[in-house]
RNA sequence: CCAGUAGUUCAAGUGGCUGCGUAUAUGGAUUCCAUAUAUGAGGAAAGUCCGAGCUCAGGCAGACCUAGUCUGCAGACGUGCUGGGUAACACCCAGGGGGGAGUGAUCUUCCGAAUAGGGCAACAGAAAAUAUACAGCUAAGGUUUCUUAGCAAUGGUGAAAUGGCAGGGUAAGAGCCUACCGCUUGCCUAGUAAUAGACAAGGCAGUGCAACCUCCACAUGAGCAAGUAGAGAACUACGCAUGAGCUUUAGUGAGAACUAGAGCCUAGAUAGAUAGCCACAUAAACAGAACUCGGCUUACGGACUACUGGUAUU
Numbered sequence: 001c002c003a004g005u006a007g008u009u010c011a012a013g014u015g016g017c018u019g020c021g022u023a024u025a026u027g028g029a030u031u032c033c034a035u036a037u038a039u040g041a042g043g044a045a046a047g048u049c050c051g052a053g054c055u056c057a058g059g060c061a062g063a064c065c066u067a068g069u070c071u072g073c074a075g076a077c078g079u080g081c082u083g084g085g086u087a088a089c090a091c092c093c094a095g096g097g098g099g100g101a102g103u104g105a106u107c108u109u110c111c112g113a114a115u116a117g118g119g120c121a122a123c124a125g126a127a128a129a130u131a132u133a134c135a136g137c138u139a140a141g142g143u144u145u146c147u148u149a150g151c152a153a154u155g156g157u158g159a160a161a162u163g164g165c166a167g168g169g170u171a172a173g174a175g176c177c178u179a180c181c182g183c184u185u186g187c188c189u190a191g192u193a194a195u196a197g198a199c200a201a202g203g204c205a206g207u208g209c210a211a212c213c214u215c216c217a218c219a220u221g222a223g224c225a226a227g228u229a230g231a232g233a234a235c236u237a238c239g240c241a242u243g244a245g246c247u248u249u250a251g252u253g254a255g256a257a258c259u260a261g262a263g264c265c266u267a268g269a270u271a272g273a274u275a276g277c278c279a280c281a282u283a284a285a286c287a288g289a290a291c292u293c294g295g296c297u298u299a300c301g302g303a304c305u306a307c308u309g310g311u312a313u314u
Stems, first nucleotide, its partner, number of pairs: 001310010013280006020040009042286001046297002049295005054223004059073006078218003081095005096111006112215002117213002119209003134155002136151006163181002166178003182204001183202004188197003227238004245264008
């Protein structure tokens, strides 16, 4: 320098002119106006895919201080390796097992239960689960391609064929026997656990699908235009921003994160403000809050850090 991988961070600033929303103050006015000051979108405000706060509405059961209050239960869609974080999650962190991609940094996918029970396994194939023998191999008989018996090694079918492989053995074969690998059971060691490793025994038993039903664990429904109050015609106020808040310091932890201290208050509309122009060599991409948070996903411009591969020079 080129190509790539993982992550962090910013999303502009200053000045001038014009304009808008909100709040406060002052002045004038009955629902408004004027002036001044302060303040005014995002990392995704988006998709609305999950989770929660908050609000209302229930069903069943129990208790109590019985106009009611409190506690518990439920199982349609969904989620599902283990431990931790969290208000909670399908999110995040750390870890485990199987598979896949890349030279590599690294990325990606799956993982509750198949001896609780039912069901299914198309086509092909002899046979798809207490079953089975098409071709073929071997023996005996028959004698010209047949009968009987043995076999599951070889071939063929299939997504999947009843452990793999080598040797022995046999008429031919076969865990029939043996070694190694795998599997099952028991026990020990390490680990919180998922799991890993060691030893012993057993020739090996019921293959797969739970994205077919099902079983186990977690989970009541609807949503701020929820709803509450005042009016009782329109409507008005609240909900509506002091919050699982932001910034920062110290500490704990491997990390997600947590604990303690200090400081700060930072849009709030209801047809919806947050804008436009000029200058400073000059700001650009995706994009605009509507109850609020935590995530995920998608869109997108710049800068930086670490690492990987290649190339060139010293």
Model confidence (mean pLDDT): 76 of 100. A computed fold for a 314-nucleotide RNA, annotated as Bacterial RNase P class A. It matches the Rfam family "Bacterial RNase P class A". From the family's description: Ribonuclease P (RNase P) is a ubiquitous endoribonuclease, found in archaea, bacteria and eukarya as well as chloroplasts and mitochondria. Its Rfam clan is "RNaseP clan". The sequence was found by an Rfam model in a public genome assembly.